[in-house]
RNA sequence: UACUUAUCAAGAAAGGCAGAGGGAAUUGGCCCGAUGAAGCCUUGGCAACCCUUGCAGUUAACUCAACUGUAAGAAGGUGCCAACUCCAUCCCGUUGUUAUGCACAGCAUGGCAGGUACGGGAAGAGAUAAGUC
Numbered sequence: 001u002a003c004u005u006a007u008c009a010a011g012a013a014a015g016g017c018a019g020a021g022g023g024a025a026u027u028g029g030c031c032c033g034a035u036g037a038a039g040c041c042u043u044g045g046c047a048a049c050c051c052u053u054g055c056a057g058u059u060a061a062c063u064c065a066a067c068u069g070u071a072a073g074a075a076g077g078u079g080c081c082a083a084c085u086c087c088a089u090c091c092c093g094u095u096g097u098u099a100u101g102c103a104c105a106g107c108a109u110g111g112c113a114g115g116u117a118c119g120g121g122a123a124g125a126g127a128u129a130a131g132u133c
Stems, first nucleotide, its partner, number of pairs: 002132007013043005021032003027088003044081003049077002051073009085125001089122006095113008
């Protein structure tokens, strides 16, 4: 670098150096930033992918082991510590309006409009972890 699998809800910042940018990339938006950006260092924290332990199950004659699920933990390997992965594409529902019908404060079905906000789903790109070549 490429591929596979899983997740992208939530969570968690102080100090020092530094000195103008930053939010992955293109464009646009919206934000953060001299009350100090990026970067580097120190300390702290979050989380639970790897990991550790217990329980249950599957394969197995049994054990071990492996795998699956679940509960707990945090020593170690990563990661992370503004905003959903900051937002952007497509579909569906909730929406508005209109027509028709009905048992008429409303409901059902259909047409048209809109794409704001919220919820659900799909795709793409990306990030992180574990693994493979």